[in-house]
Molecule: RNase P RNA; transfer RNA
Organism: Candidatus Angelobacter sp.
RNA sequence: CAAGCCGGUCGGACGGCCGCGGGCGGACAUGUGCGCCGCUUCGAGGAAAGUCCGGGCUCCACAGAGCAGGGCGCUGGGUAACACCCAGUCGGGGUGACCCGAAGGAGAGUGCCACAGAAAGACACAGCCGACGGCCCGCCUCGCGCGGGCACGGGCGAUGGUGAAAUGGUGGGGCAAGAGCCCACCGGCGGCCGGGUGACCGGCCGGCCAGGUAAACCCCGUCCGGAGCAAGGCCGAACAGGGACGGACCCGUCAACGAGCGAUCGCGGCGGUUCCAGGGGUUGCUCGCCCCGAGUCCCGGGUCUGGCCGCUAGAGGCGCCGGGCAACCGGCGUCCCAGAUGGAUGGCCGUCCCCCACCCGCGGGGUGGGGACAGAACCCGGCUUAUAGACCGGCUUGCACU
RNA sequence: CGGGGCGUAGCGCAGCCUGGUAGCGCACCUGCCUUGGGCGCAGGGGGUCCGCGGUUCAAAUCCGCGCGCCCCGA
Numbered sequence: 001c002a003a004g005c006c007g008g009u010c011g012g013a014c015g016g017c018c019g020c021g022g023g024c025g026g027a028c029a030u031g032u033g034c035g036c037c038g039c040u041u042c043g044a045g046g047a048a049a050g051u052c053c054g055g056g057c058u059c060c061a062c063a064g065a066g067c068a069g070g071g072c073g074c075u076g077g078g079u080a081a082c083a084c085c086c087a088g089u090c091g092g093g094g095u096g097a098c099c100c101g102a103a104g105g106a107g108a109g110u111g112c113c114a115c116a117g118a119a120a121g122a123c124a125c126a127g128c129c130g131a132c133g134g135c136c137c138g139c140c141u142c143g144c145g146c147g148g149g150c151a152c153g154g155g156c157g158a159u160g161g162u163g164a165a166a167u168g169g170u171g172g173g174g175c176a177a178g179a180g181c182c183c184a185c186c187g188g189c190g191g192c193c194g195g196g197u198g199a200c201c202g203g204c205c206g207g208c209c210a211g212g213u214a215a216a217c218c219c220c221g222u223c224c225g226g227a228g229c230a231a232g233g234c235c236g237a238a239c240a241g242g243g244a245c246g247g248a249c250c251c252g253u254c255a256a257c258g259a260g261c262g263a264u265c266g267c268g269g270c271g272g273u274u275c276c277a278g279g280g281g282u283u284g285c286u287c288g289c290c291c292c293g294a295g296u297c298c299c300g301g302g303u304c305u306g307g308c309c310g311c312u313a314g315a316g317g318c319g320c321c322g323g324g325c326a327a328c329c330g331g332c333g334u335c336c337c338a339g340a341u342g343g344a345u346g347g348c349c350g351u352c353c354c355c356c357a358c359c360c361g362c363g364g365g366g367u368g369g370g371g372a373c374a375g376a377a378c379c380c381g382g383c384u385u386a387u388a389g390a391c392c393g394g395c396u397u398g399c400a401c402u
Numbered sequence: 403c404g405g406g407g408c409g410u411a412g413c414g415c416a417g418c419c420u421g422g423u424a425g426c427g428c429a430c431c432u433g434c435c436u437u438g439g440g441c442g443c444a445g446g447g448g449g450u451c452c453g454c455g456g457u458u459c460a461a462a463u464c465c466g467c468g469c470g471c472c473c474c475g476a
Base pairs, nucleotide, nucleotide: 001398002397003396004395005394006393007392008391009390010389012352013351014350015349016348017347018346020043021042022041023039024038025037026036028033045373049384050383052382053381054380055379056378057228058227059226060225064287065286066285067284069224070223071222072221073220074088075087076086077085078084089103090101091100092099093098104219105218109217110216111213112212113211125160126159127156128155129154132153133152134150135149136148137147138146139145168186169185170184171183172182173181189206190205191204192203193202194201195200232309233308234307235306236304241299242298243297244296245295246276247275248274250272251271252270253269254268258265259264278292279291280290281289282288316335317334318333319332320331321330322329323328353371354370355369356368357367358366359365360364403475404474405473406472407471408470409469412428413427414426415425422459430446431445432444433443434442452468453467454466455465456464
């Protein structure tokens, strides 16, 4: 100098005027007013976004059990929690800085592996062999002999071919031919020893049973109760009603109800008690639990887009110190930093900053244009996506020069 | 706030669940038929399967993220 990798910060600045929402204060009314005035007062983001995860908060039972369903999946740590973060292990990529990984189990079972191929888990197409058995021929010392041939039974899985993938790879020995059949090295698996909290790593020994796919079903481990601020509570306005609330044993009683002419009785009424059911809630099912007994529950209807609370001080920001490799945690100090509800946070001017274009009398100046993505709505921790540009720090590779 | 569906040729759709060849109708092109056109007959062309990434030997199909459109409930 060029090319690149990683991490972080900012994301226009200052001033003036006008406007909008909140807060505070004030004046005038005072049945209160979407009104008026003022202020050294506050007023969008790193993503406020997508709503993809995790929590807080609220209600349902104090949040329960089982099944179903779903999420997650190397190890250790962080955290309120997580699918997030940090540190590591292993695998893959890159010359490298470094990056990526939904990374448990295929030795529990099932399914699938198109086409091609003999075969895609148990097979033999081409091929090789002629050991062993069989058949045929020849020889002789006629024997349970020797030699040759066939490829019928048989042996083999090396070589070829197919495929994404063919039953560990390379080399040697061995064999009738071959083959982990045997040996050496490598890879995988199992056992033992050593190191590490652990994933895992290293060494020694052993024998060769072990195709892929679980982002296919599934198995194992682990986590998850449901709903959501239109949660939920209070107050007014408006409106149309309907349904459910049972049974049995026993006891007591008889005003009314039923039976009987009547005493009285009852399978009747009322009350009590016990038991069994029922209605409703528990937002997949079952259990369990809770509520219900004449005012409760459910359904329906109504609904001004009504008011107030929830509603913004919080797992909060900043600084310093301490612990930890780090994520993060602890202590001290300091600060208060949006709360709208048809939904505020904007516009103009001036000076400056950055970028682009053009022009001139060109180390300078002038004119014009531009400065992204986007915008809170109960709150917080993450992830993901969008984003003009500017700055800072660390590192790698190549070339040149000293 | 909660939930569901769709995106495949110019248009309307199937294929996706259960991964291997992308197909149907209309439209389009060529030829025949006709005096010419239509109809009809025969043949043919046309696809980043919404985008990016991953799993797999292999992805329209399975998984993740994003974009766009539609619908339902409170």